[in-house]
RNA sequence: GGCUGGCUAGCUCAGUUGGUCACAGCAUGGUGCUAAUAACACCAAAGUCAUGGGUUCAAUCCCCAUGCUGGCCC
Numbered sequence: 001g002g003c004u005g006g007c008u009a010g011c012u013c014a015g016u017u018g019g020u021c022a023c024a025g026c027a028u029g030g031u032g033c034u035a036a037u038a039a040c041a042c043c044a045a046a047g048u049c050a051u052g053g054g055u056u057c058a059a060u061c062c063c064c065a066u067g068c069u070g071g072c073c074c
Base pairs, nucleotide, nucleotide: 001073002072003071004070005069006068007067010026011025012024019057028044029043030042031041032040050066051065052064053063054062
């Protein structure tokens, strides 16, 4: 330099023929249980869907550019 994949909550990730409220686990906070702790059960909070632009009535999803990161080739 060329080709190709990924970027979604603190961490690991799901999702979408474009549509009203974006999913789960761990972690965190609360409540219950217990003499108490752990475990367990229930509840809650936490997301600019990497950044900018375009298309569209409507974009996490489609298109373009950029950034970071992985793989292959030279």